Model confidence (mean pLDDT): 75 of 100. Predicted 3D model of a 132-nucleotide RNA (Glycine riboswitch aptamer) from Shewanella marinintestina. It matches the Rfam family "Glycine riboswitch aptamer". Rfam 15.1 lists 9,425 matches to the family in 5,228 species.
[in-house]
RNA sequence: CCUCUGGAGAGACUGUGAGCAAUUAAGUGUUCGUUUGCUUAAUCGUCACACAGCGCCGAAGGCGAAAGUGUAAACUCAGCUAUUAAACCCAGCUAUGAGAUUACGCGAAACGCUCAGGCAAAAGGACAGAGG
Numbered sequence: 001c002c003u004c005u006g007g008a009g010a011g012a013c014u015g016u017g018a019g020c021a022a023u024u025a026a027g028u029g030u031u032c033g034u035u036u037g038c039u040u041a042a043u044c045g046u047c048a049c050a051c052a053g054c055g056c057c058g059a060a061g062g063c064g065a066a067a068g069u070g071u072a073a074a075c076u077c078a079g080c081u082a083u084u085a086a087a088c089c090c091a092g093c094u095a096u097g098a099g100a101u102u103a104c105g106c107g108a109a110a111c112g113c114u115c116a117g118g119c120a121a122a123a124g125g126a127c128a129g130a131g132g
Stems, first nucleotide, its partner, number of pairs: 001132006011054001013053005019046002022043007055119003061115001062113003068106006075099003079093003
C1' cells in the first nucleotide's frame, strides 16, 4: 500500500422554498351520463432535497503545548594570558568544561480547539484484527 472484518459521538430541531400526497373549487378531454384522467388555485399534511437560523459532536484532514531539545546573545563559575617576588583585585581572551537567563525554532496523543468535517440509513471514519 491492497483485500476482508469490527469500528464511537452529536437536532427524524425551527423557518422558508421546492417536491409529493389528500380534500375542495374551477376549467378541460372522453362518455348517453357518472367515476377515473389532465391543468390551475386554495387549504391541510408529509418531508431527513435546497437555503437560512439556533443547538450539538470529535475518530478524516488541520491548528495548539508540557517534558525534552537545537541555534544565537550577553552573564556567572571554571580555565588561560598579562601584572606581581609570589598571589589577590583589576584588565584581556573564550579553543575547552559547567550553570542558569533571554530570544527564535523543533517538539506526541484517543489531550485541548472546532477552521474543515459531521449530527436517520448509506457513505465516511482515528484505530484494531486477519491475509497478501